[in-house]
A computed fold for a 1484-nucleotide RNA from an uncultured bacterium, annotated as small-subunit ribosomal RNA.
The RNAcentral record of the sequence draws on ENA.
It matches the Rfam family "Bacterial small subunit ribosomal RNA". Its family is annotated with ribosome and structural constituent of ribosome in the Gene Ontology.
Model confidence (mean pLDDT): 85 of 100.
RNA sequence: AGAGUUUGAUCCUGGCUCAGGACGAACGCUGGCGGCGUGCCUAACACAUGCAAGUCGAGCGGAGUUGAUCGACGGAAGCCUUCGGGCGGAAGAUGAUUAACUUAGCGGCGGAUGGGUGAGUAACGCGUGGGCAACCUGCCUCGAAGACCGGGAUAACAGUUCGAAAGGGCUGCUAAUACCGGAUGUGGUCAAGUGUCAGCAUGGGCAUUUGAUUAAAGGGGAAACCCGUUUCGAGAUGGGCCCGCGUCCUAUCAGCUAGUUGGUGAGGUAAAGGCUCACCAAGGCAAUGACGGGUAGCCGGCCUGAGAGGGUGACCAGCCACACUGGAACUGAGACACGGUCCAGACUCCUACGGGGGGCAGCAGUGGGGAAUCUUCCACAAUGGGCGAAAGCCUGAUGGAGCGACGCCGCGUGAGCGAAGAAGGCCUUCGGGUUGUAAAGCUCUGUCUGGAGGGACGAAGAAAGUGACGGUACCUCCGGAGGAAGCCACGGCUAACUACGUGCCAGCAGCCGCGGUAACACGUAGGAGGCAAACGUUAUCCGGAUUCACUGGGCGUAAAGCGCGUGCAGGUGGUUUCGUAAGUAGGGCGUGAAAGCUCCCGGCUCAACUGGGAGAGGCCGUACUAAACUGCGGAGCUAGAGGAUGGUAGAGGGAGGUGGAAUUCCAGGUGUAGUGGUGAAAUGCGCAGAUAUCUGGAGGAACACCAGUGGCGAAGGCGGCCUCCUGGACCAUACCUGACACUCAGACGCGAAAGCUAGGGUAGCAAACGGAAUUAGAGACUCCGGUAGUCCUAGCCCUAAACGAUGCAGACUAGGCGUCGGCGGUUUAAUCACCGUCGGUGUCCAAGCUAACGCGAUAAGUCUGCCGCCUGAGGACUACGGCCGCAAGGCUAAAACUCAAAGGAAUUGACGGGUCCCCGCACAAGCAGCGGAGCGUGUGGUUUAAUUCGAUGCUCCGCGAAGAACCUUACCUGGGUUUGACAUAACAGUGGUAGAGAAACGAAAGUGGACCGACCCUUCGGGGAGCUGUUACAGGUGUUGCAUGGCUGUCGUCAGCUCGUGUCGUGAGAUGUUCGGUUAAGUCCGCUAACGAGCGCAACCCGCGCUGUGUGUUACAAGUGUCACACAGUACCGCCGGUAUUAAGUCGGAGGAAGGUGCGGAUGACGUCAAGUCAGCAUGACCUUUAUAUCCAGGGCUACACACACGCUACAAUGGUCGGUACAACGAGUUGCGAACCCGCGAGGGUAAGCUAAUCUCUUAAAGCCGAUCUCAGUUCGGAUUGUAGGCUGCAACUCGCCUACAUGAAGCCGGAAUCGCUAGUAACCGCGGAUCAGCACGCCGCGGUGAAUACGUUCCCGGGCCUUGUACACACCGCCCGUCACACCAUGAGAGUUUGUAACACCCGAAGUCGGUGGGGUAACCCUUUUAGGGAACUAGCCGCCUAAGGUGGGACAGAUGAUUGGGGUGAAGUCGUAACAAGGUA
Repeated sequence: AGAGUUUGAUCCUGGCUCAGGACGAACGCUGGCGGCGUGCCUAACACAUGCAAGUCGAGCGGAGUUGAUCGACGGAAGCCUUCGGGCGGAAGAUGAUUAACUUAGCGGCGGAUGGGUGAGUAACGCGUGGGCAACCUGCCUCGAAGACCGGGAUAACAGUUCGAAAGGGCUGCUAAUACCGGAUGUGGUCAAGUGUCAGCAUGGGCAUUUGAUUAAAGGGGAAACCCGUUUCGAGAUGGGCCCGCGUCCUAUCAGCUAGUUGGUGAGGUAAAGGCUCACCAAGGCAAUGACGGGUAGCCGGCCUGAGAGGGUGACCAGCCACACUGGAACUGAGACACGGUCCAGACUCCUACGGGGGGCAGCAGUGGGGAAUCUUCCACAAUGGGCGAAAGCCUGAUGGAGCGACGCCGCGUGAGCGAAGAAGGCCUUCGGGUUGUAAAGCUCUGUCUGGAGGGACGAAGAAAGUGACGGUACCUCCGGAGGAAGCCACGGCUAACUACGUGCCAGCAGCCGCGGUAACACGUAGGAGGCAAACGUUAUCCGGAUUCACUGGGCGUAAAGCGCGUGCAGGUGGUUUCGUAAGUAGGGCGUGAAAGCUCCCGGCUCAACUGGGAGAGGCCGUACUAAACUGCGGAGCUAGAGGAUGGUAGAGGGAGGUGGAAUUCCAGGUGUAGUGGUGAAAUGCGCAGAUAUCUGGAGGAACACCAGUGGCGAAGGCGGCCUCCUGGACCAUACCUGACACUCAGACGCGAAAGCUAGGGUAGCAAACGGAAUUAGAGACUCCGGUAGUCCUAGCCCUAAACGAUGCAGACUAGGCGUCGGCGGUUUAAUCACCGUCGGUGUCCAAGCUAACGCGAUAAGUCUGCCGCCUGAGGACUACGGCCGCAAGGCUAAAACUCAAAGGAAUUGACGGGUCCCCGCACAAGCAGCGGAGCGUGUGGUUUAAUUCGAUGCUCCGCGAAGAACCUUACCUGGGUUUGACAUAACAGUGGUAGAGAAACGAAAGUGGACCGACCCUUCGGGGAGCUGUUACAGGUGUUGCAUGGCUGUCGUCAGCUCGUGUCGUGAGAUGUUCGGUUAAGUCCGCUAACGAGCGCAACCCGCGCUGUGUGUUACAAGUGUCACACAGUACCGCCGGUAUUAAGUCGGAGGAAGGUGCGGAUGACGUCAAGUCAGCAUGACCUUUAUAUCCAGGGCUACACACACGCUACAAUGGUCGGUACAACGAGUUGCGAACCCGCGAGGGUAAGCUAAUCUCUUAAAGCCGAUCUCAGUUCGGAUUGUAGGCUGCAACUCGCCUACAUGAAGCCGGAAUCGCUAGUAACCGCGGAUCAGCACGCCGCGGUGAAUACGUUCCCGGGCCUUGUACACACCGCCCGUCACACCAUGAGAGUUUGUAACACCCGAAGUCGGUGGGGUAACCCUUUUAGGGAACUAGCCGCCUAAGGUGGGACAGAUGAUUGGGGUGAAGUCGUAACAAGGUA
């Protein structure tokens, strides 16, 4: 950085697709290790269980545990005993004091942080920069000043009581750093003043006077002292509020708003404020997008990109919002509070049915959803947080570990040598190639994994202690190549190719596209390519895409200029000067959190990762400077614009009048049979008098000639003449104004035709309609009629290929030639002409532009300003919604779905019921035919056991087949054989072998085997050949001519087809090869950006014709001759004349046997038709192998209702028959031709000469000529058919041959539509020969004989060539292609409705709760009076009121789903009907 894909090819436009990067990913296959990260994107779905917020006993009263001391009990063991008892004092229990510890409750601080999630939110929510003179701030820091005197309760606890429980009730006792009263007042606050500073200013700061009001708590300690506490000032931190700017889609949401906007006052708050209320005013917002709808947490950043941008908002960090859903407040410094309270709702759990409990979007985990996302782990060791004086406790924050290739990074799966190039695999042209130094083998190493030993940092300010991770990282040793490679792809894009299988099947596919029997594209294998613990696929984003274009696009024809104007807002704006400083420019300051990014330097062995420093971060704020440019303000100017004056042209517009021609109609005259119309007709009109013609009249519409790429108008448009009213333009003058200008969203006006409403009018024309034609049909084209309409008035409609397919205005940039309107100059008798200039309108061109075509001062050139519009094709100038309209309809304007194109310009072809020129037996002019008959042959069809196969438009059909009775033969039936009828090779066997082969059996093949019996070489062993057996293989007219070679047909013996170099074109291509002549010809000449060349043409070759020479067998009676053979010559427009360009050539003439390629043949360019042939041959692949091979007999290819093609014979007198008679040529012949002679009516037979051929034979040519006869008849024409008798060939003539004789004597009297051949020795007629062949020709290939007619000419038919034109064709007109209908599927609109949701509104009801009122019930503190009590103040339960969530009712709005039926749309190898479009597409 590009590539593929529209075409036969090209350039362009334009979409689709790919290569890159990324990811919280998922899926498929595979999987060794480690480090660092990361992990519910879906159901803000529901949650079992455990944990996630506690702490303080140095605030308090209790309760409890364990000690110690003391007191009173208690009395064990033991000792003593007079046995009565005594001494002794343990355990135990108990009280007080005291020490340590535990902690339910009161109290304090913290539960507003941390952690989670992204539902809501389009907002001051977030970002950024500011403001608060309108604010608060617990804990913390600093500073100032304090803490005096009192009081009454209450939980715990005890008792009692209710309840299943959760939880209460009552009575009684008690403490405080809990609560309350009073005092003090540094201070604070309030009220009224004063002074001062600053400020835009108010509730600003400071100082001060008076008055009012307002604080406190103690705890620990032996003490020092420490902690706590109150008020104030200040700081720090954290918050609250306000403002500028920025922040998605939708106008098919255009108007929104009633506390709404503002004011005054009050309330409320920490605080400004309609935040709330009362009153007053009527405002406020909006095209710079209000209001509404949809979607969405925002940002630092992240991904991508060269950048500008685009996308995104996981992890980390900042802000916001939320905590089952909705509402509400309480407490507090802070909440309207995730693990608090109250209420309502849904869900769920417990229950004794009375009532209660709950909220994982904390960490784990479960279910569910989903393509999909982890452990119910360890630890507070570190960092941090809460509480505490501290020890410490708590901490699912955090630090770690676990799981997952989810991502990034790193490492390994070994290294060196090793050719017998092993084996095996695969391919093969069978030679070999490849896998491949790869393996084996030899020599080494030890990373990772494994085992063993050692073993951290992380832990601190001095000392000590403290490690979850973890016996981890790391180090050392041991052992052995041992344990460790897959995935994708291999047609092009895109690196990498072969074989087999499959056969439009199975399948692949990102796009183009592969697959229908030789698939590099499917599947498998081998090989090769890429990446690698991964590799592919899918989803999504950016890129490529300059394909929304700011950077960086366009609008004549590809998508795209509004039909045209007027014009508000908006955008833009001439010239000079002064000022200003908003834009602009400059440097400075502030800010732009950290992380991230870039650079530099460090730490983990490296890297990922991470630490430090620097940079960047376009914005924003601030003050200063500059003043060119833009803006703003002032003053001027005149070149833009406008005015004035004087002229000019004009189908410009409106109104009123008026004119003639023509059509039609009416009346009348003349006049008679048609007229009219068409390709041809008919309908129509006409004897009731048309058409024609003349006169007069009526009425409507349109204005011939002039008339012109002439004029006018903004466009639509405007055409007789006159008058009136009226718009615009141009020229000249340079008198006035002094930028007054340009463009223009919305708006307003105009706007052809058709159409609509109302009323007129209606001559002609003429949708609809009727009729006549045409046609397969004709709902059309043509014709005859004909109504709306066309015309006028008034009002709508508002669209056109409303086009120059080209918006408006301005400036600049070579020319030539016309034309319209003006002016000036020169000139002249004269605006006749010429020159110049302004404005219009054309044409050809330069530069330039353009994809090309083309445009080119009237730009599509070079620039400026403004507006409109476009972004693949179809769906769709459509649906829905809205606006307009009487309607018709118009304007605005999607989506689903489908496709990989759709398109523009140009190129080469092909084609045209396009044009021009030319040629051909192409037509025409002629001659003879075919099509009708009979027969022959071929084909189709049918039939059959088989009727073998192929050819089958021209270019098949007397074709393959130059010859089917058997054979041929490939087909059918039946019978045999299986290494085979035929080839090669190997092995084994065989030795009277090979060969030949009797009888017998059999249809034959064959079986059988008597009798006979040959050979080569030899080193004498044997070998060859043969036979038998076995194995490889043979064989195949089986398939594919669409796998092929070769050969052939056809266009076409048409004149074409190409190349090199050069030139032109972006290119395909063009030029040459076109053009003017000429020719049979791209033959030649001339011209020419072409010059040459090749394959074709022609010539060279063969035959015929003329002449000469030579030769002379078998030709020749002889001969100078004929004939034959061989060689040579001759003809070239060479000569003359005309003509043509002085050419090529052409016309005529002479001469000549022949005259303009003399005649005929052979010769077939590049190519076309997948033309024909696998059955002539060859051949790949496939198929078959006791059969699809091979042999044999018989049958069939010869069938027969019929259809076609090609022939023969005829239909007769130009003839038939009979008799006589004349003249050829080409050829063939030994298994042959066969003379002469004899026999037979004849076919033929007998015999046999000659001939291997200029010798002999086939071999009498026939038509012709001479004569006779027939006399127009189904005949003396015609000969089919049939019968009988024969002949020939052959093994054989039945199926199924040919010929002869006699007899028979069919159709047929010249052929419908249609159609073939032929231009001179030709057609026609006549016979002859040959190949094939035993026999069989009306066919085929040749030969000669007789021997015409006609061609004006190129209009038409067919085919061809050149040029040109159109094209939507390129498989190329047998092309392409449109619409209805029918069928299947898909998405979608309408639809009686049904249903779900969202946000509001109106009314009803109204929980909890704040606020307000009341408070007769209740009440310790304060006060009064009395004293067991009462009263007051104050508070309060309850009640009332406002607000209000949820709920209910109702009518609308919006959105979704669904709905009988219905509308169109799209898609779909072979459906139906027509033929609309593309060529003049057959009616442009």